[in-house]
RNA sequence: UGGGGUGGACGCAUGAUCGCUCCGGCGAAAGCCGGGGAGGAAAGUCCGAACACCACAGGGCGCGGUGGUUCGUAACGCGAACUCCGGGCAACCGGGGGAAAGUGCCACAGAAAAGACACCGCCGAUGGUCCGUCUCCGGACGGAUACAGGUAAGGUUGAAAAGGCGAGGUAAGAGCUCACCGCUCCCCUGGUGACAGGGGAGGCAGGGUAAACCCCACCGGGUGCAAGACCAAAUAGGGAAACGUUUGAGGGCUGCCCGUCCGAGGUUUCCGGGUAGGUUGCACGAGGUGCCGGGCGACCGGCAUCCAAGAGAAAUGAUCAUGUUCUGCUGCGGCAGAAACAGAAUUCGGCUUACAGUCCACCCCAUUUU
RNA sequence: UGGGGCGUCGUCAAGCGGUAAGACACAAGACUUUGACUCUUGCAUUCGUAGGUUCGAAUCCUGCCGCCCCAGCCA
Numbered sequence: 001u002g003g004g005g006u007g008g009a010c011g012c013a014u015g016a017u018c019g020c021u022c023c024g025g026c027g028a029a030a031g032c033c034g035g036g037g038a039g040g041a042a043a044g045u046c047c048g049a050a051c052a053c054c055a056c057a058g059g060g061c062g063c064g065g066u067g068g069u070u071c072g073u074a075a076c077g078c079g080a081a082c083u084c085c086g087g088g089c090a091a092c093c094g095g096g097g098g099a100a101a102g103u104g105c106c107a108c109a110g111a112a113a114a115g116a117c118a119c120c121g122c123c124g125a126u127g128g129u130c131c132g133u134c135u136c137c138g139g140a141c142g143g144a145u146a147c148a149g150g151u152a153a154g155g156u157u158g159a160a161a162a163g164g165c166g167a168g169g170u171a172a173g174a175g176c177u178c179a180c181c182g183c184u185c186c187c188c189u190g191g192u193g194a195c196a197g198g199g200g201a202g203g204c205a206g207g208g209u210a211a212a213c214c215c216c217a218c219c220g221g222g223u224g225c226a227a228g229a230c231c232a233a234a235u236a237g238g239g240a241a242a243c244g245u246u247u248g249a250g251g252g253c254u255g256c257c258c259g260u261c262c263g264a265g266g267u268u269u270c271c272g273g274g275u276a277g278g279u280u281g282c283a284c285g286a287g288g289u290g291c292c293g294g295g296c297g298a299c300c301g302g303c304a305u306c307c308a309a310g311a312g313a314a315a316u317g318a319u320c321a322u323g324u325u326c327u328g329c330u331g332c333g334g335c336a337g338a339a340a341c342a343g344a345a346u347u348c349g350g351c352u353u354a355c356a357g358u359c360c361a362c363c364c365c366a367u368u369u370u
Numbered sequence: 371u372g373g374g375g376c377g378u379c380g381u382c383a384a385g386c387g388g389u390a391a392g393a394c395a396c397a398a399g400a401c402u403u404u405g406a407c408u409c410u411u412g413c414a415u416u417c418g419u420a421g422g423u424u425c426g427a428a429u430c431c432u433g434c435c436g437c438c439c440c441a442g443c444c445a
Stems, first nucleotide, its partner, number of pairs: 001366010012323007020037007039341001043352002046350005051224004058258004063220005068082005083096005097215002102213002104209003119155002121151003126148002128145007163181002166178003182204001183202008228280004238271006250262003273444003287306008324339006371441007380394003388425001396412005418434005
């Protein structure tokens, strides 16, 4: 200098004028004064919690979720470190229980799709049949056949073919034997552990699929602030049907069962009617910022300091000036246009997705110079 | 705000691991003097979209996009 990787910060600025909304004060009212007013994702609502109610949050089955290990955390499907596998020259990135418990599936093709098979092949040592030669008449030797049989090396199919490759061996072959690689089992050493390293034994037993059922381990009771609490207002406090009144309907907001509790002019459904007002929950919290300490790190502890939207489901803006950035045009003096994604609603911790651009830090590769 | 469900041809839709049925509509042809009816033929390079699992995905898993439905209190 060029290319790349990872992590982080910001995401228009300043001023003026006019508005919107919430709170406080003043005022009879109109209004005036003072103060606050979006985000890194407020989003998707995908996970996890807090909080609230369901009697306590019970038992069993079912159902759902997670999945290397160890930590972190209130908790998690999140994060950190480590580990194995795969990709990359590298920085780095992506993935992770079990297929030797059982069941299912593997279309077409192919011989065969799982403890298999013999289509084309190869062989035919051994046994049979036939021919020839020899013969001491018992048979021996040679050849043919492919009948019994042997074989799984080669070919063909497929996404996938029963350890791979080489040598020996054989009638032909084959872990049949051997070397190397892979695999299984055992032992030792290191590590909290996943796992790693070393040694030994075994000729090999094991196709794929669990984002198929399933098995193993762990987790999960349900419903969500339209939860819930208090106050007020209103009426036709109406009608019908079903079930039921201790032999118990129905309910306790998930499917079933058990247990337990509530339960009587009651419950459920339908039709009709009324009301859709106020306060609270609700803004001090697993809170932010800075410093110090511990830890490889996620994170934890201590001290100091700060208080920062809370709406009716509707506010958080507009204009002008100056500047900044980008885009277009250019007569290189300027001129014009634009300002990413988006936007609180019970609150936090994450994940995911969207995002014009700008800046910073660390690391890797290549080249050049010293 | 919270909860639930669904996206397959122009429309209605079947298919839920083995390579997209059917109906209407549309187009072409036949029949007819012409039209309708009827008959024959054609019409989805891909199931909202982007990834992943698998040999193989409309189907299974995940993320986005779009659409639809439900809801309080009194008696």
Two RNAs folded together computationally: RNase P RNA and transfer RNA, 445 nucleotides in total. Rfam match: Bacterial RNase P class A. A reference for the family is Brown (1999), "The Ribonuclease P Database", Nucleic Acids Res.